[in-house]
Molecule: transfer RNA
Organism: Candidatus Peribacteria bacterium
RNA sequence: GCCGUCGUAGCUCAGUGGUAGAGCAACGCACUUGUAAUGCGUAGGUCGGGAGUUCAAUCCUCCCCGACGGCU
Numbered sequence: 001g002c003c004g005u006c007g008u009a010g011c012u013c014a015g016u017g018g019u020a021g022a023g024c025a026a027c028g029c030a031c032u033u034g035u036a037a038u039g040c041g042u043a044g045g046u047c048g049g050g051a052g053u054u055c056a057a058u059c060c061u062c063c064c065c066g067a068c069g070g071c072u
Base pairs, nucleotide, nucleotide: 001071002070003069004068005067006066007065010024011023012022013021018055026042027041028040029039030038048064049063050062051061052060
C1' cells in the first nucleotide's frame, strides 16, 4: 500500500429500513438476626465521527477514525 471482518448500555452481545433490547454489573424495595442467594422494580444509549439516499437510517452508499486478521 491492497483486501476482509468488526465498532450498539459499565462489560459480553442481539437487533439489518418504521420510536433501540437481553444477560451480567449498578441502585431501590421485599425476604433474612445480618450478609449472600432469590423475587420485584428503577436508572443507564446523539447505535465510533461526518456527509448522502429515503416520508423515515443502528440498518443502504461514500469519506474519515479506531480494533483485529490476511496479502504484498